The RNA shown here (transfer RNA) has 72 nucleotides and comes from Candidatus Curtissbacteria bacterium RIFCSPHIGHO2_12_FULL_41_13. Rfam family: tRNA. By type it is a transfer RNA. Rfam links the family to the GO term triplet codon-amino acid adaptor activity. Its mean pLDDT, the model's own confidence on a scale to 100, is 81. Lineage of the source: Bacteria > Bacteria candidate phyla > Candidatus Curtissiibacteriota. RNAcentral records the identical sequence in 9 taxa.
RNA sequence: GCCGAUGUGGCUCAGUGGUAGAGCGUUUCCUUGGUAAGGAAAAGGUCAUGGGUUCGACUCCCAUCAUCGGCU
Numbered sequence: 001g002c003c004g005a006u007g008u009g010g011c012u013c014a015g016u017g018g019u020a021g022a023g024c025g026u027u028u029c030c031u032u033g034g035u036a037a038g039g040a041a042a043a044g045g046u047c048a049u050g051g052g053u054u055c056g057a058c059u060c061c062c063a064u065c066a067u068c069g070g071c072u
Stems, first nucleotide, its partner, number of pairs: 001071007010024004018055001026042005048064005
C1' cells in the first nucleotide's frame, strides 16, 4: 500500500427496513435469627463518527476512526 471482518447498556452478545432486547452485573424491596441461594421491581443505550437513499435506517450505500486478520 491492497483486501476482509468487527464496532449495539458496566461486561458478553442477539437483533437482515416499521416502538432497541437477553444473560451476567448494579440499585431497591420481599424472604432468613444472619449470610448465601431464591423471588419481585427499577435504573442504565445520541446502536463508533459524519453524510446519503427511503414515508421510515442498528439494518442498505459512501467516507472517516478504532481493533483484529490476510496479502504484498